Predicted 3D model of a 151-nucleotide RNA (FMN riboswitch aptamer (RFN element)) from Paenibacillus alkalitolerans. NCBI's taxonomy places the organism under Bacteria, Bacillati, Bacilli, Caryophanales, Paenibacillus. It was read from a public genome assembly, where an Rfam model found it. Model confidence (mean pLDDT): 77 of 100.
RNA sequence: AUGGACCUUCGGGGCAGGGUGAAAUUCCCGACCGGCGGUGAUGGUUCCCGUUAACCUAAGCCCGCGACUCGCUGACUACCUAUUAGUAGACGGCGACUGACUUAGUGUAAAUCUAAGGCCGACGGUAUAGUCCGGAUGGGAGAAGGUCAAA
Numbered sequence: 001a002u003g004g005a006c007c008u009u010c011g012g013g014g015c016a017g018g019g020u021g022a023a024a025u026u027c028c029c030g031a032c033c034g035g036c037g038g039u040g041a042u043g044g045u046u047c048c049c050g051u052u053a054a055c056c057u058a059a060g061c062c063c064g065c066g067a068c069u070c071g072c073u074g075a076c077u078a079c080c081u082a083u084u085a086g087u088a089g090a091c092g093g094c095g096a097c098u099g100a101c102u103u104a105g106u107g108u109a110a111a112u113c114u115a116a117g118g119c120c121g122a123c124g125g126u127a128u129a130g131u132c133c134g135g136a137u138g139g140g141a142g143a144a145g146g147u148c149a150a151a
Stems, first nucleotide, its partner, number of pairs: 004148007017029003031131002033121002035065004043056004047050001060119002069096006076089004101117005123134003
């Protein structure tokens, strides 16, 4: 340093102002927000200054993942039954589902840079919700640190 097992901690932001209305942060004008990993022509720092070093950093709409929902399955618990079977609950595993970008510029090269315009955002509740309330003091991609054993 790499791989393995385990433990701890961390791990999501956002309707200002106004209109209509009996009622809307839900409609209308307008405002605001952007999880995690990867990639990467960004920016920065350092040095031995490299025809291209090391490190940090850089995408909501490029690739993948997570949350929601659904299906199958496993063992567990509860209920029920003479038994088989059946029902329910939370959990584990597997799978399905799962949104959105163009134009111009620069350039050897742009899906990432610059500029402009555009677009997207689970479910339940409620005057129709990405932003309020709720499941959720939950789950979680993962991030950091640590312990143990072995090669």